[in-house]
Molecule: small-subunit ribosomal RNA
Organism: uncultured bacterium
């Protein structure tokens, strides 16, 4: 210089961190599932080193030898035949090879593989070179004849015979023994050269006419090959810690190609191990290979080196070499053949079978190349190899077609129906021909003097015609992660990598259109390696997430002051030798390109050696005082052990006084107590602990240490600076200590107190209260060895702002400063830290050392070992399971946490309500139906402000089907309309009968038939909606911008201090503002004016029939319109000079005068598809529509709301006063008259301040006398009225006659604080009719509020939390 490093989902309401899982990537000898068209390159039993049928996979040499066989020939013949030559061809002998090439990983943790080193301890056919020789002789044996067993396989026996088979003998040296000798040189044993005389060992021939070639012995050298030895490295498990007898080692000696306990005899007792021996498990080792940014981690197929192994063990033989894949022996399994006597065999060669298994290929073709064995040679052999078959395994590359083409056809599929999309995409025009057909031509590869000699192959490749025509698939489309609509499904099928979808609107199930990636493939599962800084060397951590060992002493080991001088182990640099090829990466060359295959370079980060260099860290030597000790002068302490002493207090004993009770609790009881207790005095024992002093205080290593005296002892502190000179720090193992409990002898026991016991609590109480009480607690001694042994914070050193308190010294001044040292708090700067926090006593910045952690859960459990008398401790796991356990902090809810404050929330009170009896709504139950809805407060006199028919949605039955109702089309017909008859409970269904509208044919208004779109549904879903409402709550709250402050969620504001009904003012204040809410503006009502006057008035006059009736009049009441009016404005006190309260004056009213209407963000998936609207579903001769009856009206029961009542503060009789707000015409209805009455008959007035709709309690009198009555009115009969078409199922009233429960109401539980409760009656909705209900008006009209401790709700601040769906949470055990 150059080149490299990504992240993301999932714990939670919601953060920020810790930490797991999980996912995007690349990779594969695979394998599945869909789908596949070419062509080049590789690749292909990963499992049974399982068993195997058949064929091949190692032979050659006749020029080493004898023999047989033999085309052809040539001779002899008695024609039977014999001899001879003879290319070839061969079993055998004998040479060489068969130890190479090829498989295959089972065994092997080991000098087995890698590296780099030695052999002075060592073999080496065949090839290369040098030199030397080859003489003479001798014996057998296959073959081959015969001849024996034997089923085979083979074997025996006799006989003949050749050789480069085989044996002596001669030569023979610088080979080999052993002897003696010099020189040099080596890390020892020792080597190298020179030369010296003894001793011992070789040979083979064959071919050729012949040159001459191949051979053959001896020796040396070389080459390649091998053989042994050393350093280094090289998998888990210490729940494998001791191993080891030829072990180690010597000394002799045997054996090898050589060294060695390889063997053997003796001698000695060693050797190996926490730096991991032994022992188990697990694998063949490398180059390399996949992954990574790298450093690493995984992995060892193809191709390459090594090694090991050939059915399983075990041996040797032969050889140059083998303990020998296709050789021998033995044993063993196994298979097969047999005449049962005995034999054969070894595909982890190539192919192939069979079998395991998710899987892995042809019983192919050729030696043409390339390499091998032999052979002069020609050749033979070669499943080595080179070719071709199978297979998408894999990796490269190519193609399924381009260009035009919009009416954006048709079909799909979506839809707000308008239209979008699919989409230039089809179709149609114009073209090209890679691949593919067919046909012709046709290689390279074959090299060596030349010639022949191709399996692949009639193969690539060129060429020419053909013809879009023969060629897409496959995963996804919630997030992560690129791609979305419908339909169908309905916690079902089903999906899924994590987190999660699906329980009627699913972009996540399944299909469809669409869309998105890849693409001859794509997905899925397996593995690896990233991502994981999730083993952290690079590059992590331990206060609270997982993590400091309960402390200390030391051992090994790690680390280690300050100046010198030395060495060079370590470090650095250089230079040498190796680090195979292949791979990999630059730069080039070949295939049309890639892959693939090649040249060159460079990499191969190692490791050895030689040289240098010396900062630094080591070794050595010598020094130094600053680290660590020592002396010497001090003072302080619950440090330690021992022994003795003290006083208080409980208990018991004895004794006196002294009487009923003591004790004891939330209240008891149980216990003690007249046999005298408690209480009180005196005396005596006896354990144990040691008030006050005492303190954030002191001491110790920790544990842990408290009364005062003696003694014994151990530390730390401060002064000085004499001595010694790193002597230090930490500390695996080791050894000590080491609360309480517990155990063991043995002793003591006074309180106190597990077990136990009894008495209460209690649903139960094996607890918490009580009353007793044994171990134990206390003593000696021995064991145990644990803890929230905690500061949850190992040890030592250095650094790094202040302040403040406090112990125990020092220095110091005028005994008040001040200061320095060692401790113990607190606060607090910088810095750290997830935060909380910590900060010179670190959890800051730095160095040493040691102890630990790696999601949760199982589990500190099991097994193993160690330790312990026991209890148990210390070590200390896995299956299996989850998607997380967590840590700190926010918001809030929530607490039998706190403070503060409010409310008819308690309390004070008045009336009630559950008891009866009836009304009326629910449940329940029944029924053919008894439609539906409303469910704790906030569902039940609620939807209904009015179910006999209608309504009305439910039943039954009887009918209609373009419909009762709206639009629109088409075809027919007819004005429209009105009315008759017949069936028939109507509905309805059939029947006539009259009737001619506007207008000119055309047409038009109506209408009828039929046919089509539609019509209709109180059918479902309120959890698919809109609206509209209840509820907390008329509660004071709820939020927003800006600013600040925190990494963040979020906090401030809004908290604090008054204050107020009120986040209502006021004051403060890092907040400063706003909004939405409170309050106010609105309407009623109180008090007064003005304005206006067909109610009001003798107010004032007049008239009266005596009634404001009438003239008259608007002051008064009133009506309804617009003013005033109240604001803490005034005075006085209290407050902070406020806010605001108290009081007081005035005033009709006072401190928001009463009342109403008004209801913040928001909660309750609260109500409501039956008010209405509305999406999707669902039903269409019916789930729509008509009609008749029926039914919501039932009733053995429960519960809610009210009405009436249980009497004299009352019933009843007669008299007599006094409202308001309403309402009225198919209406209220007056006088009058009928009736005992409901009610009728008539009807004046009144569209109403006008006429009409009787107030009642009350008052004044009688009368009833405590009684189920003259209280109650329930039921029930009878007679009757009213309204309606119609009161049986099922309306309201009247008389008479009946007269029932009930004498004040359990547990509980409701309203209400003044014109209010309470008590009287009045009107209106709705209504043909039909209220005890609602909705309104007025009359009469109380009581009581100390007070917030308690019971509900509510709001603010404030605290715990493991709660967040928020305590009706969350979670435990135990059954199932």
């Nucleotide at each position: 210089c150059c080149c490299u490093u990504a992240g993301a989902g999932u714990u939670u309401g919601a953060u920020c961190c810790u930490g797991g899982c999980u996912c995007a990537g690349g990779a594969c000898g695979a394998a599945c599932g869909c789908u596949g068209g070419c062509g080049g390159c590789g690749u292909g039993c990963c499992u049974a080193a399982c068993a195997c049928a058949u064929g091949c996979a190692a032979g050659u040499c006749g020029a080493a030898c004898g023999g047989a066989c033999g085309a052809g020939g040539c001779c002899c013949u008695u024609c039977g035949g014999g001899g001879c030559c003879g290319a070839g061809u061969u079993a055998g002998u004998g040479g060489c090879g068969a130890a190479c090439g090829g498989g295959u990983g089972a065994g092997u943790a080991a000098c087995g593989c890698g590296u780099g080193a030695a052999c002075a301890a060592c073999c080496u056919g065949c090839c290369u070179c040098u030199u030397u020789g080859a003489g003479g002789g001798g014996g057998a044996u296959a073959a081959c004849a015969c001849c024996u067993g034997g089923a085979a396989a083979c074997a025996a026996g006799u006989g003949c015979u050749a050789a480069u088979a085989c044996c002596g003998c001669a030569u023979a040296a610088g080979a080999c023994c052993a002897c003696a000798u010099u020189a040099c040189c080596g890390c020892a044993u020792g080597g190298u050269a020179a030369a010296g005389g003894g001793g011992u060992c070789a040979a083979a021939g064959g071919a050729g006419a012949a040159a001459u070639c191949c051979g053959c012995a001896g020796a040396g050298a070389g080459a390649g090959g091998g053989g042994u030895u050393c350093g280094c490295g090289u998998c888990c498990c210490a729940u494998u810690a001791g191993c080891u007898a030829g072990u180690u080692g010597g000394c002799g000696g045997g054996g090898c190609a050589a060294c060695g306990g390889c063997c053997c005899a003796c001698c000695a007792a060693g050797g190996c191990g926490a730096c991991g021996a032994u022992g188990g498990g697990u694998a063949g080792c490398c180059g390399a290979g996949c992954u990574g940014a790298g450093a690493g981690g995984c992995u060892g197929a193809u191709c390459g080196g090594c090694c090991a192994c050939a059915c399983u063990g075990g041996a040797a033989c032969u050889g140059a070499g083998a303990c020998a894949c296709g050789g021998u022996c033995c044993a063993g399994a196994c298979u097969c053949c047999u005449a049962c006597g005995g034999g054969a065999g070894g595909c982890a060669g190539c192919a192939g079978u069979g079998g395991g298994g998710a899987a892995u290929a042809u019983u192919g073709g050729g030696c043409a190349a390339u390499g091998g064995g032999c052979g002069a040679a020609a050749g033979c052999c070669u499943g080595a190899c080179c070719c071709a078959g199978c297979a998408a395994c894999g990796c490269c590359g190519c193609g399924u077609g381009a260009g035009g083409g919009a009416a954006g056809a048709a079909g799909g599929c979506c839809u707000u129906c308008g239209g979008g999309u699919u989409g230039u995409a089809a179709a149609c025009c114009u073209c090209u021909g890679u691949c593919c057909u067919u046909a012709g031509u046709g290689a390279c590869g074959a090299a060596g003097g030349a010639a022949g000699u191709g399996a692949c192959g009639g193969u690539a490749g060129c060429u020419a015609a053909g013809g879009a025509g023969g060629a897409a698939g496959c995963c996804c489309c919630g997030g992560c992660u690129a791609a979305c609509u419908a339909c169908g499904u309905g916690c079902c099928a089903g999906c899924a990598g994590c987190c999660g979808c699906g329980g009627u609107a699913a972009u996540a199930c399944g299909u469809a259109g669409g869309g998105g990636g890849c693409g001859a493939g794509c997905g899925u599962u397996g593995u690896c390696c990233g991502g994981a800084a999730u083993u952290a060397c690079u590059g992590g951590g331990c206060g609270u997430a997982a993590a400091g060992g309960g402390u200390g002493c030391g051992u090994a080991g790690g680390c280690g002051g300050u100046a010198c001088u030395u060495u060079a182990a370590g470090u650095u640099g250089g230079a040498u030798g190796u680090g195979a090829a292949a791979u990999c990466c630059c730069c080039g060359g070949g295939c049309u390109u890639a892959a693939c295959c090649u040249g060159g370079g460079g990499c191969c980060u190692g490791c050895a050696u030689c040289c240098a260099a010396u900062a630094c860290u080591g070794g050595a030597g010598a020094a130094c005082u600053a680290g660590a000790g020592u002396g010497c002068a001090g003072g302080a302490g619950a440090g330690g052990g021992a022994a003795g002493c003290g006083g208080a207090a409980u208990u018991c004993c004895u004794a006196g006084u002294g009487u009923a009770g003591c004790g004891g609790u939330g209240a008891a009881a149980u216990g003690c107590a007249u046999a005298g207790a408690u209480a009180u005095u005196a005396g005596g024992a006896a354990g144990a602990a040691c008030a006050c002093c005492a303190g954030u205080g002191g001491c110790g290593a920790a544990a842990g240490c408290g009364g005062c005296u003696u003694u014994c002892u151990g530390g730390a502190c401060u002064g000085u600076a004499a001595c010694c000179g790193a002597c230090g720090c930490u500390c695996a193992g080791g050894c000590g200590c080491g609360a309480a409990a517990g155990c063991g002898u043995g002793g003591g026991g006074a309180g106190c107190g597990a077990a136990c016991a009894g008495g209460a609590u209690u649903a139960g109480a094996u607890a918490c209260c009580c009353u007793g009480g044994u171990a134990g607690u206390c003593c000696a001694c021995g064991c145990c060895g644990u803890a929230a042994a905690c500061g949850a914070u190992g040890a030592a050193c250095g650094c790094u702002a202040g302040g403040c308190u406090u112990u125990g010294g020092g220095a110091g001044u005028a005994u008040u400063a001040u200061u320095u040292c060692a401790g113990a708090g607190c606060c607090g700067c910088a810095g750290c830290c997830a935060a909380c926090g910590c900060g010179g006593u670190a959890a800051g910045c730095g160095u040493u050392c040691c102890g630990c952690c790696u999601g949760g859960g199982g589990a500190g459990u099991a097994c193993g070992g160690c330790c312990g008398c026991a209890a148990g401790g210390c070590u200390g796991a896995a299956a299996c399971u989850c998607a997380a356990a967590g840590g700190a902090a926010u918001u809030g809810a929530c607490g039998g946490g706190g403070a503060c404050c409010c409310g008819c929330a308690c309390a004070a009170g008045c009336a009630g309500c559950g008891g009866a009896g009836c009304a009326u709504g629910u449940g329940g139950u029944u029924u053919a139906a008894u439609u539906c809805g409303a469910a704790g407060c906030a569902a039940c006199g609620c939807g209904a402000a009015g179910a006999a028919c209608c309504u009305u949605a439910c039943c039954a039955g009887g009918c209609c089907u373009u419909g009762a109702c709206a639009u629109a089309a088409g075809g027919g017909g007819g004005a429209a309309g009105a009315g008759g008859c017949g069936c028939g409970a109507g509905a309805g269904c059939g029947u006539u009968u009259u009737g001619u509208c506007c207008a000119u044919u055309a047409g038009g208004a109506c209408u009828c038939c039929c046919u089509u779109a539609c019509a209709g549904g109180u059918g479902g879903u309120g959890c698919a909606u809109g609206g509209u409402u209840g509820u907390c709550g008329u509660c004071a709250g709820c939020u927003c911008g800006u600013g600040u402050c925190g990494u963040g969620a979020g906090a401030u504001g809004u908290u604090g201090g008054g204050u107020u009904c009120a986040g209502u003012c006021c004051c403060g204040c890092a907040a400063c503002g706003a909004g939405c809410g409170c309050a106010a503006c609105c309407c009623c009502u109180g008090u007064u004016u003005c304005u206006g006057g067909u109610u009001g008035c003798c107010a004032g006059c007049g008239g009266u029939u005596a009634g404001g009736c009438c003239g008259g009049g608007c002051a008064c009441u009133c009506c309804a319109g617009g003013g005033a009016g109240a604001c803490c404005g005034c005075c006085g006190c209290a407050g902070u000079c406020a806010a605001u309260g108290c009081g007081g004056a005035g005033g009709a009213a006072g401190g928001c005068g009463g009342g109403g209407a008004c209801g913040a963000c928001g909660u309750c998936a609260a109500a409501u598809c039956a008010u209405c609207a509305u999406g999707c579903c669902c039903c269409u001769u019916a789930c729509g529509g008509c009609c008749u009856g029926g039914g919501c009206u039932a009733c053995a029961c429960a519960c809610g709301u009210g009405c009436u009542a249980c009497a004299a503060u009352g019933g009843c009789c007669g008299g007599u006063c006094c409202a308001g707000a309403g309402g009225g015409a198919g209406g209220c209805g007056a006088a009058g008259g009928a009736g005992c009455g409901a009610u009728c008959c008539u009807g004046g007035g009144c569209g109403a301040a006008u006429c009409c709709c009787g107030a009642a309690a009350g008052c004044c009198g009688g009368u009833c006398c405590c009684a189920g009555u003259u209280c109650g009115g329930a039921u029930u009969g009878c007679a009757g009225g009213c309204u309606g078409c119609a009161a049986c199922c099922c309306g309201c009233c009247u008389g008479c006659a009946u007269g029932a429960a009930g004498c004040c109401g359990g547990a509980g539980u409701u309203g209400c604080u003044a014109g209010u409760a309470a008590u009287c009656g009045c009107g209106g909705a709705u209504c043909a009719g039909c209220a005890u209900g609602c909705c309104g008006c007025g009359g009469u009209g109380a009581a009581u509020g100390c007070g917030u401790u308690c019971c509900c709700g509510g709001g603010u601040c404030u605290u715990g939390u493991a709660c967040u769906a928020a305590c009706c949470g969350c979670c435990c055990g135990u059954c199932a």